Small-subunit ribosomal RNA from an uncultured prokaryote, 1409 nucleotides, folded computationally.
The coordinates come from a structure-prediction model, not an experiment, and the mean pLDDT is 83.
Rfam family: Bacterial small subunit ribosomal RNA. Rfam links the family to the GO terms structural constituent of ribosome and ribosome.
[in-house]
RNA sequence: UGGCGAAAGGGUGAGUAACGCGUGGGCAAUUUGCCCUUAAGUUGGGGAUAGCCACUGGAAACGGUGGAUAAUACCGAAUGUGGUCGUACAUCGCAUGAUGUACUGUCUAAAGGCGGGGAUCUUCGGACCUGUCACUUAAGGAUGAGCCCGCGUCCCAUCAGCUUGUUGGUAAGGUAACGGCUUACCAAGGCUUACGGGUAGCUGGUCUGGGAGGAUGGUCAGCCACACUGGGACUGAGACACUGCCCAGACUCCUACGGGAGGCUGCAGUCGAGAAUCUUGGACAAUGCGCGAAAGCGUGAUCCAGCGACGCCGCGUGGAGGAUGAAGGCCUUCGGGUUGUAAACUACUGUCAUGGGGGAACAACCGUCCGAGUAUUAAUAACUCUGGGACCUGAUGGUACCUUACGAGGAAGCCACGGCUAACUCUGUGCCAGCAGCCGCGGUAAUACAGAGGUGGCAAGCGUUGUUCGGAUUUACUGGGCGUAAAGGGUGCGUAGGCGGUUGUGUGUGUCGGAUGUGAAAUCCCACAGCUCAACUGUGGAACUGCAUUCGAAACUGCGGGACUUGAGUGCAGGAGGGGAGAGCGGAAUUCUUGGUGUAGCGGUGAAAUGCGUUGAUAUCAAGAGGAACACCAGUGGCGAAGGCGGCUCUCUGGAAUGUUACUGACACUGAGGUACGAAAGCUGGGGGAGCAAACAGGAUUAGAUACCCUGGUAGUCCCAGCCGUAAACGGUGCACACUUGGUGUGGGAGGUAUUGACCCCUUCCGUGCCGGAGCUAACGCGUUAAGUGUGCCGCCUGGGGAGUACGGCCGCAAGGCUAAAACUCAAAGAAAUUGACGGGGGCCCGCACAAGCGGAGGAGCAUGUGGCUUAAUUCGAUGCAACGCGAAGAACCUUACCAUGGCUUGACAUGGUGACCCUUCGGGGGUGGAGGUGAAAGCUUCCUUACUCACACAGGUGCUGCAUGGCUGUCGUCAGCUCGUGCCGUGAGGUGUUGGGUUAAGUCCCGCAACGAGCGCAACCCCUGUGGUUAGUUGCUAGUGUUUCAGAAAUGGAACAAGCACUCUAAUCAGACUGCCUGUUACAAGCAGGAGGAAGGUGGGGACGACGUCAAGUCAGUAUGGCCCUUACGCCCAGGGCUGCACACGUGCUACAAUGGGCGGCACAGAGGGAAGCAAGACCGCGAGGUGGAGCAAAUCCCCAAAACCGUCCUAAGUUCGGAUCGAAGUCUGCAACUCGACUUCGUGAAGCUGGAAUCGCUAGUAACGGCGUAUCAGCUACGACGCCUUGAAUACGUUCCCGGGCCUUGUACACACCGCCCGUCACAUCACGAAAGCCGAUUGCACCCGAAGUCGCUGAUCUAACCCGCAAGGGAAGAAGGUGCCGAAGGUGUGAGUGGUGAUUGGGAUG
Repeated sequence: UGGCGAAAGGGUGAGUAACGCGUGGGCAAUUUGCCCUUAAGUUGGGGAUAGCCACUGGAAACGGUGGAUAAUACCGAAUGUGGUCGUACAUCGCAUGAUGUACUGUCUAAAGGCGGGGAUCUUCGGACCUGUCACUUAAGGAUGAGCCCGCGUCCCAUCAGCUUGUUGGUAAGGUAACGGCUUACCAAGGCUUACGGGUAGCUGGUCUGGGAGGAUGGUCAGCCACACUGGGACUGAGACACUGCCCAGACUCCUACGGGAGGCUGCAGUCGAGAAUCUUGGACAAUGCGCGAAAGCGUGAUCCAGCGACGCCGCGUGGAGGAUGAAGGCCUUCGGGUUGUAAACUACUGUCAUGGGGGAACAACCGUCCGAGUAUUAAUAACUCUGGGACCUGAUGGUACCUUACGAGGAAGCCACGGCUAACUCUGUGCCAGCAGCCGCGGUAAUACAGAGGUGGCAAGCGUUGUUCGGAUUUACUGGGCGUAAAGGGUGCGUAGGCGGUUGUGUGUGUCGGAUGUGAAAUCCCACAGCUCAACUGUGGAACUGCAUUCGAAACUGCGGGACUUGAGUGCAGGAGGGGAGAGCGGAAUUCUUGGUGUAGCGGUGAAAUGCGUUGAUAUCAAGAGGAACACCAGUGGCGAAGGCGGCUCUCUGGAAUGUUACUGACACUGAGGUACGAAAGCUGGGGGAGCAAACAGGAUUAGAUACCCUGGUAGUCCCAGCCGUAAACGGUGCACACUUGGUGUGGGAGGUAUUGACCCCUUCCGUGCCGGAGCUAACGCGUUAAGUGUGCCGCCUGGGGAGUACGGCCGCAAGGCUAAAACUCAAAGAAAUUGACGGGGGCCCGCACAAGCGGAGGAGCAUGUGGCUUAAUUCGAUGCAACGCGAAGAACCUUACCAUGGCUUGACAUGGUGACCCUUCGGGGGUGGAGGUGAAAGCUUCCUUACUCACACAGGUGCUGCAUGGCUGUCGUCAGCUCGUGCCGUGAGGUGUUGGGUUAAGUCCCGCAACGAGCGCAACCCCUGUGGUUAGUUGCUAGUGUUUCAGAAAUGGAACAAGCACUCUAAUCAGACUGCCUGUUACAAGCAGGAGGAAGGUGGGGACGACGUCAAGUCAGUAUGGCCCUUACGCCCAGGGCUGCACACGUGCUACAAUGGGCGGCACAGAGGGAAGCAAGACCGCGAGGUGGAGCAAAUCCCCAAAACCGUCCUAAGUUCGGAUCGAAGUCUGCAACUCGACUUCGUGAAGCUGGAAUCGCUAGUAACGGCGUAUCAGCUACGACGCCUUGAAUACGUUCCCGGGCCUUGUACACACCGCCCGUCACAUCACGAAAGCCGAUUGCACCCGAAGUCGCUGAUCUAACCCGCAAGGGAAGAAGGUGCCGAAGGUGUGAGUGGUGAUUGGGAUG
């Protein structure tokens, strides 16, 4: 050079919604190198050209010229078994056709290489024979490929019409092959979930699921597509070719600037991006592929190794004993518990790791040697095949594995612990820091944050994040719904479609059964087997629910044809009706006009005003005009498909019901699109316009009132013609048919009995109501007019908001309608029913709640408390009722908690401990001062006697938290309620009881009742008081009696004593009152009204007594107490100051403003209390507070101890003889001490105030009001307060409409922190997503045109050319090539559209805070 390969293997999923893939078929419309089988052949020639040599261009890539040479390279010729074409015949087939045979017909092939060889020949090269490989032709096979078809294969209809080579035909071309595949001509067809947009490689399979399904397509396997992007062909059996070629483009690199080179989505590796994904390893030993005759060569296929807990599987980190339950940690009720047999400790074991030693399988080939057989051949040669022996080949790898040594030695983490969900405590933090899958945790006692201890779970992993299915019957085929939760179209007619009565018959579409083929392997499942087990792997089975072909069955369904009458329709008969359309007519009323009468108002409202009216209104009479609507009848009555329809008459017209059973013979039902109708308002044009009346104007109301009310008033309302097409167009209930207990009304028709009667009654059909059974329903409710039970068809729904909105489309004159999203945001929105609470809802009832009365307070002065202000401090608490004369029943010091100063530190107080002293019975027990000085005191210090000292545990805190608590208390409220057991009802929450009819002060009692009972409350039992009896009789009492005494002439009176217990009284007990009695009333129940008797009458009066609960009500400052905080101070002590401070505001009181009074004088009557550091009489002093003094009394004995009233007199209406604040002076008392800061007295002074605005408080009988008295606290007192006591002693209540509070029943509710609730919209601010927007910028794409590379094809080819032909040659021919040119043609350009994305001043609504 030539041949074969390079189209395999390897990678990736960009594109592709397609015959791309899957599955099943077809090619009689095809091809297939190498391989197998069969038949035949391989004859004889020619001319070149690489490598090579010489010269030469270029930086390089790469060439150029000349010279020689070979082939299985290339080219003619021969032969033709065959094949092609043509002709004829036969056979077969589902059509075109296919196959076979015959013919002297036409065209048509090839190449040699390497071995062996006995005879024969030889030019000694070989010829010749033979083997094998290669080559040629043809037929068949196998394999691969190509083409065609049925079915299946994502989302969007806000993509509904698309298409011109488009659909078909004829002819030609082209292809391996059919075909508009291409071209010309002819016809005008073809498709329709097309066309368009988005997304996507498909499958076996994988994940999930009970299944049906849903999601997915990484590894492995099959198919497809792609190879920098786009286009193109060449070669070849096969490509329009990953590591080939040409062109264009983008990018990168080299360059000497002239030119060149490149394509890791091969294996490694680098960079970039990213949350993230590995080694630039070994070997061809095995398996496979290519080439080769073979040895062999090549192979980042492959086999191995490396890295990564990325996944699956296996193994280890030790097993046993071991309680004083060690130490440490954590918790603690301080006793203990727990970690925990856990550890230590004791005796063991030896997996893995580590050291030493041994050490595989995968190896069979091939080849060489030895020897045997078989085939072929002339051949024992060569070659092929079969089997035997020996040698040779290992990347992994000195790996797996075996053995030995060693020592518990080297080897445990992660998450969680509020519920779901297995597992709990402490500390820190304090709505902070943080957690969170959902619900939700965290604001000082966090099992929820963080840490720790402990516990639970999993384990070489654990947890998080992301994704898919499940749960989700939450798209419902299996397997849902639509009265009120989301959901029935506004209503008819009707097309397509779906679905369809009875009975024969045929067929065999669906359907059912059998057989055959296929459904690749792997995977899943089952069995067995191999690695020590397992993961993994092997073998076999089953399965692959599918598709195709074929054979059968005929009930049902479909289809064809026949028959039937019950569904449906038609006819006939007499009735009902506001059904519709048109025309005509009518009366009442309003308004207006004209005229009459007539005079000052009318009208209107809650009340008014605007308005109308002396130019004559309103009122009234008469006449007229005009428009609209049709009282009574009138009725959950009628008609209509719905909207809707109402005076009367006529004309036209639709439908339904009843009766009859003559006719047709399934003609039926529903109904996507479509079409018609469709209230009111609104729109266009033309009329009309009385009343009414949006807008508008005015008057009122109101904080305002763009409303409600009033006076006016225009569109409109009415008619004709035409639009609009919506309503809570509702029965919130689609239409049709069938079936399923009843009762009672009403409208229409028919029938029956009996009738004067079609009066009633009975039966039946249709319509329209009510009540109810079964059944249904979440409940409410529905219930033959279904929301029951079924069938058929249509419409609609799928969390709330955004939103029935935006954009797009269609319709409309417009208004707008129909169709109809998303971003974003929330954890709900919603239905029905329950219990409460609430209502400017209803009913019934009560309370000094209102009303009727009496007296206050709010105005003045003072007292007191609070707020505020002030202050060094003005200590703290209480704050609507239910804080504010409250804690405080007593702040000069003390109290005292506050402030400034000084001082103390085991402390002012308690317990324990240590060491000393004294006594002692040896157990233990007891004791531990006095007098001075100084100082404001605490304290310091002196003397005497002697004693006490020390560190630690701890004391102490009126410091915080009443929202950590106990206890106690307030309040609703002395209101009549609050519950339970059993039963019954309800799915349940829950109800019933407890509601109802009466009655009560009362859930008090009676009656009724699916309730029957019971408890806590009510009442009663307890205390005081009102009447009487009995007992008792001192300190109480003194009627009668006696004695004494005083006064007196006496009567008599006073006093005392004796005596007594009659009376009063005291204090114990008993009685009494129970609607018991009578009358009336009632349901003849409870009860109520009246009466009698009685001291008292219906709870006699008063008190104590406070249900379940509410208010996180009040109190850590009474005490107690958890937690936190301070510890030479936040503890303790002292003296002084403060709590008493004063521009002011409020609450509660006192005193008044005067004559029902004030002053003075006289004179009388209580109760309940208190009294020894006490109450204090008589007497004396003082004007008085008080003082002196002290009888009596530890109290029925003594003392404190009354005032108003009553009698008399003065004052005479005034800032006073009212009022007493304030101030001055002098005093008294208490006390250590009255300055800040006490009370009282006397004298003087003599303020405001002449009855109190809005608003507000108490009280219903011995009460209000008025008057005084006592007590606690206490040295004294701010007490005018509080708690009690008695004296005097009223008025009024029609009544329950209203205010307030409460009870029961009922009703509505979007409230449940419960109306002090919930909640809507604008505006302001911030953030987020979206729409519109003058425009601007991209990528995609349609159409028209321009330019037109490479290249195929066509034409040309004057230039060039070794093989063949002619020719001696020159040359010519044939054939071909370069070049040129035409069509097509990628990229590019121009113009014009389309849909789409981004951005955009501004703007619109939406969401969240």